[in-house]
Context: one part of a larger RNA
RNA sequence: GACGAACGCUGGCGGCGCGCCUAACACAUGCAAGUCGAACGGAGCCUAGAGAGCUUGCUUUUUAAGCUUAGUGGCGAACGGGUGAGUAACGCGUGAGUAACCUGCCCUAGAGUGGGGGACAACAGUUGGAAACGACUGCUAAUACCGCAUAAGCCCACGGUACCGCAUGGUACUGAGGGAAAAGGAUUUAUUCGCUUUAGGAUGGACUCGCGUCCAAUUAGCUAGUUGGUGAGGUAACGGCCCACCAAGGCGACGAUUGGUAGCCGGACUGAGAGGUUGAACGGCCACAUUGGGACUGAGACACGGCCCAGACUCCUACGGGAGGCAGCAGUGGGGGAUAUUGCACAAUGGGGGAAACCCUGAUGCAGCGACGCCGCGUGGAGGAAGAAGGUUUUCGGAUUGUAAACUCCUGUCGUUAGGGACGAUAAUGACGGUACCUAACAAGAAAGCACCGGCUAACUACGUGCCAGCAGCCGCGGUAAAACGUAGGGUGCAAGCGUUGUCC
Numbered sequence: 001g002a003c004g005a006a007c008g009c010u011g012g013c014g015g016c017g018c019g020c021c022u023a024a025c026a027c028a029u030g031c032a033a034g035u036c037g038a039a040c041g042g043a044g045c046c047u048a049g050a051g052a053g054c055u056u057g058c059u060u061u062u063u064a065a066g067c068u069u070a071g072u073g074g075c076g077a078a079c080g081g082g083u084g085a086g087u088a089a090c091g092c093g094u095g096a097g098u099a100a101c102c103u104g105c106c107c108u109a110g111a112g113u114g115g116g117g118g119a120c121a122a123c124a125g126u127u128g129g130a131a132a133c134g135a136c137u138g139c140u141a142a143u144a145c146c147g148c149a150u151a152a153g154c155c156c157a158c159g160g161u162a163c164c165g166c167a168u169g170g171u172a173c174u175g176a177g178g179g180a181a182a183a184g185g186a187u188u189u190a191u192u193c194g195c196u197u198u199a200g201g202a203u204g205g206a207c208u209c210g211c212g213u214c215c216a217a218u219u220a221g222c223u224a225g226u227u228g229g230u231g232a233g234g235u236a237a238c239g240g241c242c243c244a245c246c247a248a249g250g251c252g253a254c255g256a257u258u259g260g261u262a263g264c265c266g267g268a269c270u271g272a273g274a275g276g277u278u279g280a281a282c283g284g285c286c287a288c289a290u291u292g293g294g295a296c297u298g299a300g301a302c303a304c305g306g307c308c309c310a311g312a313c314u315c316c317u318a319c320g321g322g323a324g325g326c327a328g329c330a331g332u333g334g335g336g337g338a339u340a341u342u343g344c345a346c347a348a349u350g351g352g353g354g355a356a357a358c359c360c361u362g363a364u365g366c367a368g369c370g371a372c373g374c375c376g377c378g379u380g381g382a383g384g385a386a387g388a389a390g391g392u393u394u395u396c397g398g399a400u401u402g403u404a405a406a407c408u409c410c411u412g413u414c415g416u417u418a419g420g421g422a423c424g425a426u427a428a429u430g431a432c433g434g435u436a437c438c439u440a441a442c443a444a445g446a447a448a449g450c451a452c453c454g455g456c457u458a459a460c461u462a463c464g465u466g467c468c469a470g471c472a473g474c475c476g477c478g479g480u481a482a483a484a485c486g487u488a489g490g491g492u493g494c495a496a497g498c499g500u501u502g503u504c505c
Stems, first nucleotide, its partner, number of pairs: 001504003005501005012377006018370002020335001025333003029330003034075003039072002042069004047064007082288003091213008101205002106201008114148001116146002123138006154179003158175007184193003214260003221251003226248006233241001263285004267278004290311005313324004341367001343366003349363001350361004380410004390401004415442006424432001449494005454475003460489005470477002
């Protein structure tokens, strides 16, 4: 000098930030991911018209518009948010490579969208179970599912020609085979939103490599899918990634292996720099989601608020069986020296869905609490000597507190009250918020402490104590005149803070 700090004493205001560093301990409760009826069949409600019955204001049938929506279906849920347990690793940083790769939505361009079929939910009925949740029978729609046709281009294997390269090879053209598509909705009939296929782009990802990345040799040898080959499998893709067979290799004093510690970086702190330390907040990457394992769906996950299995724990139970996962936002217990509200709003920015209206969004924007930090402001200004009183001290003359106070005049930062009142929003829409800010009135009114005063180190006297009580960062003070202990007066330094402790330079 610095801090995500804590503790002691003290505490007026505002702005901007920051706030479980410990138990990746356990969690009550609420919320944090939905949306689309312009994909689909129903159901309910309401309105209007028509018909029937008739008790004349009800029942019923049907048509049309509207609203709501459990279910099927689509997209999203892989983002956003949290945490740092693991990881010494191509994890991260930096620079290259992929002639070994994928990419929903989006953009550009080309080609197409023909004709059929069978189901399953919902629903109805029966039925099991305490519940969670099922089972059977029957009916039904679709942008759900499945064949058929078509194929500019695309894919597969076999050929040919040309050009190129970086080894395997790549690109273009071409021959004859084989293969794979589609879905409709709305409508003012103008269109529009979709769907299928192909190429290119953009974005996002995957893999490989060079270099860099803590401590210990009181860790010296390590390794059997181990190292390489051939073949097969698998993957978006290369590869012992996996498997069969074959060979016997591979790493290591330039530190292998083992053990310990640790998320990495942009940055931050310090320092003249070199360097040292660090990785809170903000931004990028990675890993994880009660512990361990596994796959499914999907463009994308081996998936925090999805599924399955096993373990521990908690809860419900009719004992047969079930339910759960805050390292999301609040909040609770516990641990701890220590860290906040079970708040408001989608108004803004952004995200998801939707044609849109709009809905959802504890992301986010705000508010609350905390001197936790930084910055700013205030606690009054001018005059005022009888140098008042009081205190302290004294050589009793005085000195000092001290222009300090009183007193006089003034101002209104801040405060209180009243009035006006935003920007953020471009027409509408403002949680913040009647906030910021402006104007007027009132009245010095509410607002100073903390540490230190032997030397280092700015600042001294008196009394008490008497190697006691105590102080102390180091040197050292205290045993009867202690500037070092305690108190008082005075002084010095900082100041809404001041000291102490801890940690780093």

This is a predicted structure of a 505-nucleotide part of an RNA (small-subunit ribosomal RNA, 5' domain) from an uncultured bacterium. Its mean pLDDT, the model's own confidence on a scale to 100, is 84. The full RNA is in RNAcentral, with records from Greengenes.